[in-house]
RNA sequence: AGAGUUUGAUCCUGGCUCAGGUUUAACGCUGGCGGUAGGCAUAACACAUGCAAGUCGAACGCAACUUCGGUUGCGUGGCAGACGGGUGAGUAACACGUGGGUAAUCUGCCUCUAGGCCAAGGAUAACCCGGAGAAAUCCGGAGCAAUCCUGGAUAAUAAUGGGGGGUCCAAGGACAUUCCCAUUUAAAGGUUCACCACCUAGAGAGGAGCCUGCGGAGCAUCAGGUAGUUGGUAAGGUAACGGCUUACCAAGCCAAAGACGCAUAGCUGGUGUGAGAGCACGACCAGCCACAAGGGCACUGAAACACGGGCCCUACACCUACGGGUGGCAGCAGUGAGGAAUCUUCCGCAAUGGGGGAAACCCUGACGGAGCCAUACCGCGUGCAGGACGACGGCCUAUGGGUUGUAAACUGCUUUUGAGUACUGAGGAAAUCUUGACGUUAGGUACUCGAAUAAGCUCCGGCUAACUCCGUGCCAGAAGCCUCGGUUAUACGGAGGGAGCAAGCGUUAUCCGAAUUUACUGGGCGUAAAGUGUUGCGUAGGCGGUUUAAUAAGUCUGGUGUUAAAUCUCACAGCCCAACUGUGAAUCAGCUUCAGAAACUAUUAAACUUGAGAUUAUUUAAGGCGAGUAGAAUUUCCGGUGGAGGGGUCAAAUCCGUUGAUAUCGGAAGGAAUACCAAUGGCGUAAGCAGCUCGCUGGGAUAUUUCUGACGCUUAGGCACGAAAGCGUGGGGAGCAAAACGGAUUAGAUACCCGUGUAGUCCACGCUGUAAACGAUGGAUGCUGGUUGUUGGAGGUAUCGAUCCCCUCGGCAACGAAGCUAACGCGUUAAGCAUCCCGCCUGUAUACUACGACCGCAAGGUUAAAACAUAAAGGAAUAGACGGGGGCUCGCACAAGCGGUGCUGCAUGUGGCUUAAUUCGACAAUACGCGAAAAACCUUACCAGGUCUUGACAUCCCAAGAAGUCUCCCGAAAAGGAGAUGUGCCGUAAGGAACUUGGUGACAGGUGAUGCAUGGCUGUCGUCAGCUCGUGCUGUGAAGUGUUCAGUUAAGUCUGGAAACGAGCGCGACCCUCAUCGUAUGUUGGAUUUUCAUGCGAAACUGCCCGUGUAAGCGGGAGGAAGGCGAGGACGACGUCUAGUCUGUAUGUCUCUUACGACCUGGGCUGCACACAUGCUGCAAUGGCUGGUACAAAGGGCUGCAAAGUUGCGAAACGGAGCUAAUCCCAUCAAAGCCAGUCUCAGUUCAGAUUACAGGCUGAAACCCGCCUGUAUGAAGCUGGAAUCGCUAGUAACCGUGUAUCAGAACGGCACGGUGAAUGUGUUCCCGAGCCUUGUACUCACCGCCCGUCACGUCAUGAAAGUUGGGAAUGGAUGAAGAUCCCCCGGUUUAAAUGUGGGGAUUUAGUUCAGGCUCAGCGAUUGGGACGAAGUCGUAACAAGGUA
Repeated sequence: AGAGUUUGAUCCUGGCUCAGGUUUAACGCUGGCGGUAGGCAUAACACAUGCAAGUCGAACGCAACUUCGGUUGCGUGGCAGACGGGUGAGUAACACGUGGGUAAUCUGCCUCUAGGCCAAGGAUAACCCGGAGAAAUCCGGAGCAAUCCUGGAUAAUAAUGGGGGGUCCAAGGACAUUCCCAUUUAAAGGUUCACCACCUAGAGAGGAGCCUGCGGAGCAUCAGGUAGUUGGUAAGGUAACGGCUUACCAAGCCAAAGACGCAUAGCUGGUGUGAGAGCACGACCAGCCACAAGGGCACUGAAACACGGGCCCUACACCUACGGGUGGCAGCAGUGAGGAAUCUUCCGCAAUGGGGGAAACCCUGACGGAGCCAUACCGCGUGCAGGACGACGGCCUAUGGGUUGUAAACUGCUUUUGAGUACUGAGGAAAUCUUGACGUUAGGUACUCGAAUAAGCUCCGGCUAACUCCGUGCCAGAAGCCUCGGUUAUACGGAGGGAGCAAGCGUUAUCCGAAUUUACUGGGCGUAAAGUGUUGCGUAGGCGGUUUAAUAAGUCUGGUGUUAAAUCUCACAGCCCAACUGUGAAUCAGCUUCAGAAACUAUUAAACUUGAGAUUAUUUAAGGCGAGUAGAAUUUCCGGUGGAGGGGUCAAAUCCGUUGAUAUCGGAAGGAAUACCAAUGGCGUAAGCAGCUCGCUGGGAUAUUUCUGACGCUUAGGCACGAAAGCGUGGGGAGCAAAACGGAUUAGAUACCCGUGUAGUCCACGCUGUAAACGAUGGAUGCUGGUUGUUGGAGGUAUCGAUCCCCUCGGCAACGAAGCUAACGCGUUAAGCAUCCCGCCUGUAUACUACGACCGCAAGGUUAAAACAUAAAGGAAUAGACGGGGGCUCGCACAAGCGGUGCUGCAUGUGGCUUAAUUCGACAAUACGCGAAAAACCUUACCAGGUCUUGACAUCCCAAGAAGUCUCCCGAAAAGGAGAUGUGCCGUAAGGAACUUGGUGACAGGUGAUGCAUGGCUGUCGUCAGCUCGUGCUGUGAAGUGUUCAGUUAAGUCUGGAAACGAGCGCGACCCUCAUCGUAUGUUGGAUUUUCAUGCGAAACUGCCCGUGUAAGCGGGAGGAAGGCGAGGACGACGUCUAGUCUGUAUGUCUCUUACGACCUGGGCUGCACACAUGCUGCAAUGGCUGGUACAAAGGGCUGCAAAGUUGCGAAACGGAGCUAAUCCCAUCAAAGCCAGUCUCAGUUCAGAUUACAGGCUGAAACCCGCCUGUAUGAAGCUGGAAUCGCUAGUAACCGUGUAUCAGAACGGCACGGUGAAUGUGUUCCCGAGCCUUGUACUCACCGCCCGUCACGUCAUGAAAGUUGGGAAUGGAUGAAGAUCCCCCGGUUUAAAUGUGGGGAUUUAGUUCAGGCUCAGCGAUUGGGACGAAGUCGUAACAAGGUA
């Protein structure tokens, strides 16, 4: 110090998340030692038991005991129980902090000073006697003491009253400055004789009370609060001021600088974090406050309204003889409960401190210590050295090895720590004798034992250091964020290895940081969140021109006091070090106070003119309000003419019209709006303002003179204005037109289109108060280059003048320097550079919402959240893709044509169905006569049955046997069984090479899965003209430029220009075939000019001419076999389709292994209500049939093609010459064609399906299931709906021929020739493509994205009849204890002072009643919201999103 995450990529905005530190922590796994700290955060919940405050006999009485010294007990009395210790409930307050005040006060014990302590009286507890009660305890009687109580005396520098002078003062008073008079008020003794107590007065120290300036939290969805309230007078009360209390009088007081209310909270020194400013917190330690079961009250006292005192009420608990009593751990331990969670019913007063005492001493759960807990911080250890080119085992592997790893073993050494023995042994202890809980202390020495007793946790996809294997297969699971997991997971689980920290490590939670993400330091507001609708007017507030003087509030400088200690920082020191502890020093800053300075701000005083305002003159304009008036148009009404339609639309219809429309002419009525001028124009604060005239009225600009003299700017709240729609009342109503109705469109059409049409639109008066009220840009002032247009005014020059030119002030616009901006853009009208003031923003969504409040007649408006959810939402720009966007261009894309498909029958393929099986793959274009250049068996992968298990096939090993051939039995065959025959080759004579059989295990084998793990190959866009790179340049960047532009081309082909210059893959060319010619060679061909075959060569280049053009090129022409790419083929850029293929082969992984392998027989792949695709044949006369007759090319042939001849109607058979092919054969090779004849428009002499019979061929085999022939049969079909395909010339169409596969089996495939057209020379449209441009919310890229209702589930939340609980008050009733006041005095006590008692009033805790307020919970039902892989309906938005 940053990083991850929005996107295809980029920059920005912006949130979320992480790395750091922290903790009174808890949980999980693990755990050796020591030191120092810390340890109920929750229930201020309830508490068993013990202890935590006593002491004094030198104040007093009595009793018991006694060693006769005293000791102990009971009470009276004194001091202390107001400290110490705990807790944080309450408290938003003078509670706390800080600085002051007290001239408005008190102060026991302690210190100092001055003085005093004389002399009487009285009661009472304990004790004794008696009584009541369960107890607690209480009552009566007799007598008795004091430092107990009460008088008396004395007394002031005390108090009170009066008077005189002085000093000071904040003007109220103060004074140990001083004098005089009057009145009042004290005491206690004890003793060991040192002293200690007691009384009065003054002072001090320390402590306490009260007052006060300033400071520190939230909500304004809390805006008004307050009756002792604010002040006064008088009185009371207090230590003391005071409405502290009472009576009377006045009506004040507080509040937007936040009163009152609500909710939260002890405050501080400090602690955590942070660079700091800050933010968060207030455990331990220390200061203050408050509280002591919940409330109230006083008593005693120096001090309390009192934690371990009292009285009363309430709740709870306990005891009880039921009559009545007792209690308060938020003291130390401890228990229960609550909770994620927090310790011993320990030792000691040795130290420090406290209480009492003259002291010894006593008491002290304060404190000092120990115990428990890895809770934290700090320190130490778990061994050290050597030890293999490296053991075993584990893991990985490319099988070579690598790694764990010097790690281990092993050898040597050491003993911190540990266990044990013995000895020694501080400091905490003081001026002295003595005194140690801890403590068998810490520490030290010696010896014994032996590496012995001691390592885990988390992580390893990125952030973030650290990687492999196996398992799993969107499952199980992980996850802080992004995300990982769907069969090769470095992300899940395990293992090996590695990284980090280490007696701990992780997780969870908290706070700060990172976050400049609330911005004082240090942010923003045109489009990302954000300028109020607008000013006007303007209050409070903030800010404010020039000069001079004074002051010194702010400001600055120096000093004073204080800011407790601890903490933090620095230095030094003490425990071995450190943590820890001690000593010393120090900064900043706050407040107080004194002195000084006077620039700035401020205040006061005096001036100024430039800001502001006013005067005078001129001028402009749809500025506003009111009244009047004008013409055109629409509509309606009246009349004339006229006679069938009109209107409307993409097309129609509803609608109007023979009762006369539309059209046209004339007249009348009424309402609304003002064409042209008109503009990039003008005016107005904004909203807004438009015929013309008049009246009233506001503002601006310019010019010039004078006047006032800072009068200014901004503006929370407030007042006013404020489009359209809407509301109220009353008018008005021509046109237009929500709603509504009808007609269309549509799958639907509650829309778009059409026809009607009511509110409304208009006027008057009220209300509403919002708009994309926009320049999405608050107002004011100043400063910072220009150019151009326009509008209003002034000036100058020229001119007869219109006017032109120049200059200047005010507006409205365009372009642009610098600068700014994320970019787009802004740019003197700033979004530039500055100052002042106001408003507003802080992820998205919920939500311009709910609740509350205010406003409104209502509609609604203003203000304005949260829960839940989410990792993004968003801005600008970039590259693509897309558009029912645009421009340019191309293609059998359309158009123009020719012929088809779609109809019929059949063939083939596919789907579906069926089946034991109908093997598998291919599915828009780019599957469907496709893989398959050929399923009767085989093929064959499928099914049924029968069989084999090292296997049908390969290698290795062992044993036996040559191999092989033949016959028989069984069986469907495979297989099995039996028999016969046969003895080979090489050889160093052991054996070997083939082959067969048997055995053994390594392995074979798989057309099993995955084409989404792959190679290779292929299809398609597309033979479309594109796709890129280097360097340079532009841009923050993604990117751009180049490749765009102007032309041209079939072409990113070429040319010109240009921040580009070059290059690569494509295009073209190079290759093959065809067309012309020359030449050479040639048998099996041919018969010499030639044809054919095979080589070599020539020829075509816009080369020539004309036109045009800068050029490239284009148009025309000549010549030529061929002319502008001569025709055809091969050749397929970067890439796309996760395209196809694991069943061509190859191949990773998975999987099967007496089977998913292998063999055999039979069946199936040919199955048939149906649908589609591709073909063949047809429907006939451009034809069919019969007869005659002519002309090819290119192929194939030895498991072959096969001639002649013969037989058969024929398929074919017999036959076997010839041919391994320019020789022979298929093959007379053709067919359409041509020449005749016939048929005469019909289901035919068309068509040929189907079926029957008879045959032929191939083949073990023709049933399922082949092809062919003959005879007979003679189906549908008469040119094909919507739709759709091919083709631009030797092409389409028509015609036949050959061939691969193949035993046989083409209507398919491939190839060959024959005959041989029509049309177009265009680009409006459909489809596809290219380039440029534009929009975009798309980037899985329009087969995209995405909205809303409904249905289902989950979650939080609003409303809701009501219901439950809490809180603070108010009013009424009642009212304990206590206090104050009043009354009664009967009885009682008395020596006195006094006073118990009884009654009443006021106040008051509490209880109770009442109606409201407020907060929260629950609530049938209901509203919207959010979320949820594959629900329904539509398609609203994003492209002109199909109605912007």